[in-house]
RNA sequence: GGCCCCAUCGUCUAGUGGACUAGGACACCGGCCCUUCAAGCCGGCGGCGCGGAUUCGAAUUCCGCUGGGGCUA
Numbered sequence: 001g002g003c004c005c006c007a008u009c010g011u012c013u014a015g016u017g018g019a020c021u022a023g024g025a026c027a028c029c030g031g032c033c034c035u036u037c038a039a040g041c042c043g044g045c046g047g048c049g050c051g052g053a054u055u056c057g058a059a060u061u062c063c064g065c066u067g068g069g070g071c072u073a
Base pairs, nucleotide, nucleotide: 001072002071003070004069005068006067007066010026011025012024013023018056028044029043030042031041032040049065050064051063052062053061
């Protein structure tokens, strides 16, 4: 350099055109419980890498960029 794959809360992950206000687990924060801690229960916080295109409608399809990974020379 060429080709392929991936990018969603702090981390891991579901979602493959309209159901949705993007869901779950762990973490974090608050409360309840407890002598205290842990555990448990309840609640909260927090996300679609960036730009463009298609469409009535895009996390989802297409193109480019950025970053990561793999194969190859």